[in-house]
């Protein structure tokens, strides 16, 4: 990268050092956050519960599969605003939904 599946309206930083002009995926606009230092990087912390761990119920010949409860040591991920929001591509009068985008698991 690319297949396929789940999830994206909840949670988490007024924290310590670096940088120094911008950021909030992409293009438009809108809105908002930034020199009282944002974004981004280390460090500390925290947050979730994808993988994990660990108990149970059922299916299974077995591997293993599925539900459900409990953990958080380890693998990833996250910690301003709904994925900031509405266009932009498809369905939809509208609501919406779907494609994109984000993350994890998996496939090649």
């Nucleotide at each position: 990268a690319u297949c396929g599946u789940a999830u994206c309206a909840a949670g988490a930083g007024a924290g310590c050092g670096g940088c120094g002009a911008a950021a909030g995926a992409a293009c438009u606009g809108g809105c908002u956050u930034c020199g009282c230092g944002a974004c981004c990087c280390g460090c500390c912390g925290g947050c979730a519960a994808c993988c994990c761990u660990c108990c149970g119920a059922c299916c299974u010949a077995a591997c293993g599969g599925c539900c459900g409860a409990a953990g958080a040591a380890g693998g990833u991920g996250c910690c301003a605003a709904u994925u900031c929001c509405a266009g932009u591509c498809c369905c939809a009068u509208c609501c919406g939904g779907g494609a994109a985008g984000a993350u994890a698991c998996u496939u090649u």
A computed fold for a 108-nucleotide RNA from Candidatus Kaiseribacteriota, annotated as SAM riboswitch aptamer (S box leader). The prediction has a mean pLDDT of 83. Its Rfam family is "SAM riboswitch aptamer (S box leader)". Rfam links the family to the GO term regulation of gene expression. Rfam's curators write: The SAM riboswitch is found upstream of a number of genes which code for proteins involved in methionine or cysteine biosynthesis in Gram-positive bacteria.